[in-house]
C1' cells in the first nucleotide's frame, strides 16, 4: 500500500417537528432540535410510493366534480460504478 472489518477519537450526514421562502400538488431549499446512519457521499440503471399543472375522457346542469396519465417528486430500497475520514482486536 491493498482488503476485510468496525472497538475509541475526530469529523460527516440528517428521520421527524417546527419558522421563513419558492412550488398548481407532491415536495424543495435556509434556519433551529436530532430518529439513526461505516458510505444515510457522487454517478447510472431498475424498482417502489407520492402529487395531477398540463392533456384526455366521463358525468351534470350553471354548479363544477370523478377517472386516467409524469414531463414533475421521494427513496434512510436494490445492484452496479467511482471518491473518501480513523485504525484496538
Nucleotide at each position: 500500500a491493498u482488503u476485510c472489518a468496525g472497538a475509541a477519537a475526530a469529523g460527516g450526514c440528517a428521520a421527524c417537528c417546527c419558522u421563513a421562502u419558492c412550488g398548481a400538488a407532491a415536495g424543495a431549499u435556509c434556519g433551529g432540535g436530532a430518529c439513526g446512519c461505516a458510505a444515510a457521499a457522487c454517478u447510472g440503471u431498475g424498482a417502489a410510493u407520492c402529487u395531477a399543472a398540463g392533456g384526455a375522457a366521463u358525468u351534470a346542469u350553471u354548479a363544477u366534480a370523478u377517472u386516467c396519465u409524469a414531463u414533475g417528486a421521494u427513496u434512510g430500497c436494490a445492484c452496479a460504478g467511482u471518491c473518501g475520514c480513523c485504525u484496538c482486536a
c-di-GMP-I riboswitch aptamer from Salipaludibacillus agaradhaerens, 89 nucleotides, folded computationally. The prediction has a mean pLDDT of 83. The organism belongs to Salipaludibacillus, within Bacteria. The RNAcentral record of the sequence draws on Rfam.